[in-house]
RNA sequence: AUCGACAAGGGCAAACCUGUCGAAAGGCAGGGGCGCAAAGCUAAGGGUCUAAGGUUAAGACAGACUAUGAUAGCCUGGCUGCCGGCU
Numbered sequence: 001a002u003c004g005a006c007a008a009g010g011g012c013a014a015a016c017c018u019g020u021c022g023a024a025a026g027g028c029a030g031g032g033g034c035g036c037a038a039a040g041c042u043a044a045g046g047g048u049c050u051a052a053g054g055u056u057a058a059g060a061c062a063g064a065c066u067a068u069g070a071u072a073g074c075c076u077g078g079c080u081g082c083c084g085g086c087u
Stems, first nucleotide, its partner, number of pairs: 002085003011036002016031006034073001040079003044076003047071003053066004
């Protein structure tokens, strides 16, 4: 560098439930375990989700638009790394 075996020691933890934070998406903690060899880190590019605030309307409500919010367990890129196989 490349690969991931019915190997060993282990690791992470989806849905769902409870608590908590948040306008929401979602986050965190506990239970749980669908899966994962980077399901470790990073919102840089694309995607997706949300729309508090803002815009739209003479004004209000509804609606629509909007990320500065979220997602690394959607993809790409960047950084780091355990064990073992093979060369």